[in-house]
RNA sequence: GGGCCUGUAGCUCAAUUGGUAGAUCAGCGGACUUUUAAUCCGAAGGUCGUUGGUUCGAUUCCCACCAGGCCCA
Numbered sequence: 001g002g003g004c005c006u007g008u009a010g011c012u013c014a015a016u017u018g019g020u021a022g023a024u025c026a027g028c029g030g031a032c033u034u035u036u037a038a039u040c041c042g043a044a045g046g047u048c049g050u051u052g053g054u055u056c057g058a059u060u061c062c063c064a065c066c067a068g069g070c071c072c073a
Stems, first nucleotide, its partner, number of pairs: 001072007010025001012023002019056001028042004049065002052062002
């Protein structure tokens, strides 16, 4: 320098043909328990890497860029 992959909640990961962004764990609140742990219930938690474009509508399609990884030279 070229090609490819990844980026979504604090962590690990989903999201079907473009049509209301979700789960597990952690943390928080509550129930249960003599207490802790375990178990159960609940709520909260998101610039969908950044920017621009297409579209009635973009996590999803397109351009550029940023970060990380792999391969080639």

The prediction has a mean pLDDT of 80.
Transfer RNA from an uncultured Acidimicrobiaceae bacterium, 73 nucleotides, folded computationally.
It was read from a public genome assembly.
Its Rfam family is "tRNA". By type it is a transfer RNA.